[in-house]
RNA sequence: CCCGGUCAAAGGCAAAGCCGCCGAAAGGCGGUGACGCAAAGCUACGGGCCUAAAUUCGCAGUCGCGAACAAGGCAGCCGGGUUGCCGUA
Repeated sequence: CCCGGUCAAAGGCAAAGCCGCCGAAAGGCGGUGACGCAAAGCUACGGGCCUAAAUUCGCAGUCGCGAACAAGGCAGCCGGGUUGCCGUA
């Protein structure tokens, strides 16, 4: 350096739940907590999934109700792109 990631070793991340804050929601951030993770680092580019404030349409015609819709999200759903830890166990 390449391949690889095996009960090595070092170091790392942190699901659900609970508390606080932000948000219309999905969700996010901080604390706590560990289900798991070899990219569970970063990136919404392709697919997928979640939400529906605004908008449009329908009903109603007082409060409102229903449907469609991402420009809002999920990187711990899959793929792509990109950066990086260990050092033979």
This is a predicted structure of an 89-nucleotide RNA (c-di-GMP-I riboswitch aptamer) from a Bacillota bacterium. The source organism's lineage runs through Bacteria, Bacillati and Bacillota. Of the family's consensus pairs, 95% are formed in the model. It was read from a public genome assembly, where an Rfam model found it.